Overview:
A computed fold for a 101-nucleotide RNA from Brevibacillus fluminis, annotated as SAM riboswitch aptamer (S box leader). The coordinates come from a structure-prediction model, not an experiment, and the mean pLDDT is 75. NCBI's taxonomy places the organism under Bacteria, Bacillati, Caryophanales, Paenibacillaceae, Brevibacillus. It matches the Rfam family "SAM riboswitch aptamer (S box leader)". About the family: The SAM riboswitch is found upstream of a number of genes which code for proteins involved in methionine or cysteine biosynthesis in Gram-positive bacteria.
[in-house]
């Protein structure tokens, strides 16, 4: 890097530092930031491994502002012609463990 199973609907300082201008994977909204953005360093939390008689008491990963759509179908309402508004199911993408190459 690829494959294969699992889970993403709770949880955890937007009153710590240090940092400085950028961030919410990706597009397309909408947003969030000098009343201070990513990262670090400190708390914390608890999802999968292991450990344990048994507990996050511990050990390896992890995580710690947020949202909506994206592609196929299906119901139901307006309009019936394209369409439009709700709302379900499954898929993509992506993320994180855990195992194989």
């Nucleotide at each position: 890097c690829u494959c294969u199973u699992a889970u993403c609907c709770a949880g955890a300082g937007c009153a710590g530092g240090c940092g400085g201008a950028g961030g919410g994977a990706c597009u397309g909204g909408c947003c969030c930031a000098a009343u201070g953005a990513a990262g670090c360093c400190c708390g914390g939390c608890a999802a999968c491994c292991g450990a344990u008689a048994g507990c996050g008491a511990c050990g390896g990963u992890g995580c710690u502002a947020a949202c909506c759509a994206g592609c196929a179908g299906g119901a139901u309402g307006g309009a019936u012609g394209a369409c439009c508004a709700u709302u379900c199911u499954g898929g993509c993408c992506g993320a994180u463990a855990a195992g194989a190459g």